[in-house]
Context: one part of a larger RNA
RNA sequence: GGCGCACGGUGGAUGCCUUGGCACCAGGAACCGAUGAAGGACGUGGGAGGCCGCGAUAGGCCCCGGGGAGCUGUCAACCGAGCUUUGAUCCGGGGGUGUCCGAAUGGGGAAACCCGGCAGUCGUCAUGGGCUGUCACCCAUACCUGAACACAUAGGGUAUGUGGAGGGAACGCGGGGAAGUGAAACAUCUCAGUACCCGCAGGAAGAGAAAACAACCGUGAUUCCGGGAGUAGUGGCGAGCGAAACCGGAUGAGGCUAAACCUUGAGUGUGUGAUACCCGGCAGGGGUUGCGCUCAGGGGGUCGUGGGAAAGUUCUUCAGUCGUCUGCCGGCGGCUGGGUGAGUCAGAAACCGUAUGGGUAGUCGAAGGACAUGCGAAAGGUCCGGCGUAGAGGGUAAGACCCCCGUAGACGAAAUCUGUACGGCUCACUUGAGCUUCUCCCAAGUAGCACGGAGCCCGAGAAAUUCCGUGUGAAUCUGGCGGGACCACCCGCUAAGCCUAAAUAUUCCCUGGUGACCGAUAGCGGAUAGUACCGUGAGGGAAUGGUGAAAAGUACCGCGGGAGCGGAGUGAAAUAGUACCUGAAACCGUGUGCCU
Repeated sequence: GGCGCACGGUGGAUGCCUUGGCACCAGGAACCGAUGAAGGACGUGGGAGGCCGCGAUAGGCCCCGGGGAGCUGUCAACCGAGCUUUGAUCCGGGGGUGUCCGAAUGGGGAAACCCGGCAGUCGUCAUGGGCUGUCACCCAUACCUGAACACAUAGGGUAUGUGGAGGGAACGCGGGGAAGUGAAACAUCUCAGUACCCGCAGGAAGAGAAAACAACCGUGAUUCCGGGAGUAGUGGCGAGCGAAACCGGAUGAGGCUAAACCUUGAGUGUGUGAUACCCGGCAGGGGUUGCGCUCAGGGGGUCGUGGGAAAGUUCUUCAGUCGUCUGCCGGCGGCUGGGUGAGUCAGAAACCGUAUGGGUAGUCGAAGGACAUGCGAAAGGUCCGGCGUAGAGGGUAAGACCCCCGUAGACGAAAUCUGUACGGCUCACUUGAGCUUCUCCCAAGUAGCACGGAGCCCGAGAAAUUCCGUGUGAAUCUGGCGGGACCACCCGCUAAGCCUAAAUAUUCCCUGGUGACCGAUAGCGGAUAGUACCGUGAGGGAAUGGUGAAAAGUACCGCGGGAGCGGAGUGAAAUAGUACCUGAAACCGUGUGCCU
């Protein structure tokens, strides 16, 4: 020196554990904000600091409930001083306080700071000052003012508004909109209308009651799922992209306007002497009340076997009262009663009562002992018992139905939130139907067309249908649109107005539960941390878990300057001593055997 063996050191793998995560299910909730949010700064405790709570009323104040013996949060002990059966601490509901910043909003500003006006009040001899309230902008409504320019308008101002502003994980709709990539290069194409940016909204959003499909048969709003189908198509016919009818399911709902016509009000133009008009008839009376246009309101009306209006006609179902210049008859309109129907989820919209569920604290809740073992501890073993609508789970010195918390089951709310049912309440209707005439209406800078684009399975293609831009520009039912250029026949539908629950998407959040999910290099980045640290900044972004049943965390003695070690003591164990469970390997030693 090498190879073995034994014993150590170092190191922190492995095993076991779990305070933390991950995924999903069910239910709830799906918004907060000028009544000042989200998020922060600074304070606040008897004793330094971090976290959490709270806000100058500051580890808390008041009220109402629950609960019942200790309490003054936590890291994290120790001391002090207190509170509490006159019910504390704690838990729930309601209220109060809530500095400063932040949309931040009196003005400013380098966020958490500086400086003001006005009103009231306090203080000072007075000035300075303190406290409370108030003072941003935009929009809407009402009113007051008011230029160029006479009326007017712009502009200015005042009041009112539980109007706006800002924040928020995903889901939604809209406006913009890439590239890496694929095509084995690359340009059309693809990635992809994706990522990303912006705007806006809701608990869902969007869509939605056929100018639809279909095919000569029929269906009957929309949405979502499974098929149809990787089909028909499209495509440097490359890479790729990629429907629909129809069938099966989930859900299920249909409504309101515009116009014609009647009427009221305002404005404006025009008219003129009665022959217009004042609902019709007769008589009286009135005297611009008329007619045209515009705007606003009420009635009417809402459809594709076309519908409606107007006029005429046939049938048919309420009563009272008032009005329509006056009287009578008829007609029309308003109100009330009765009757009928509906409703807060679209079609109008709020509240109350009763009953009954649920949530936000809680309450009750069965049944076991002995012996031995063990290094301590029994819940494991043995023996003899018990409960069970409870043998889910967790804890307790080791595998506990009967020790503890619980579990099955049964109860419970002063306050507040929420669901359901009924009633109050509110709203609507109270005439409707048929026939004839073919006079009027049936959504206009629209549809269509041309050009330029986009979107549809559809890349300009024979390219319909849909949408946008520029230009042009119809018709009113004997009208229009569609059925994939276009034409004819046939069929379907009725555009250019609006609303609409459910089935569907998502989960920042709350409650409960589940796991052939992880178990500290795993699982969220995070066993807590967006911390430490890095960066001017935007931003990037860790690591570190485990003594023991219990600190019983080694009094005392010795060596040492100390670190530490040896005794002693605790403990079942100290090679469990806070560098702490187990303690692999690399690596470093000590002793010893063999070889050289």